[in-house]
RNA sequence: ACUCUGGAGAAGCCCACAUCCGCUGUGGGGGCCGAAGGGGCAACGCGCCGCGACACAAAGCAGCGCCAAUCUCUCAGGCAAAAGGACAGGGU
Numbered sequence: 001a002c003u004c005u006g007g008a009g010a011a012g013c014c015c016a017c018a019u020c021c022g023c024u025g026u027g028g029g030g031g032c033c034g035a036a037g038g039g040g041c042a043a044c045g046c047g048c049c050g051c052g053a054c055a056c057a058a059a060g061c062a063g064c065g066c067c068a069a070u071c072u073c074u075c076a077g078g079c080a081a082a083a084g085g086a087c088a089g090g091g092u
Base pairs, nucleotide, nucleotide: 001092002091003090004089005088006087013029014028015027016026017025018024031079032078033077037075038073039072040071045066046065047064048063050061051060
């Protein structure tokens, strides 16, 4: 990477119009979820830099940068089924 299996959360929301009268389409309304994807953040550590230091240096201290998620945001996506689905297991 491919394939098989498992896999959560949250309104089958309300209104209007259309309608093939359908769990449909379009527009509007606020409510909610976090586990596709995406954004944000810590310490340690590393690097740069200033102080340490009248000259050289060390410990140490400060500032900046790099760095995570199942945390957080809710952009995207999602809120019956289907599909998708982080992650886990089997096989190749």
RNAcentral holds the sequence, with entries from MGnify. A computed fold for a 92-nucleotide RNA from a bovine gut metagenome, annotated as Glycine riboswitch aptamer. Its mean pLDDT, the model's own confidence on a scale to 100, is 81.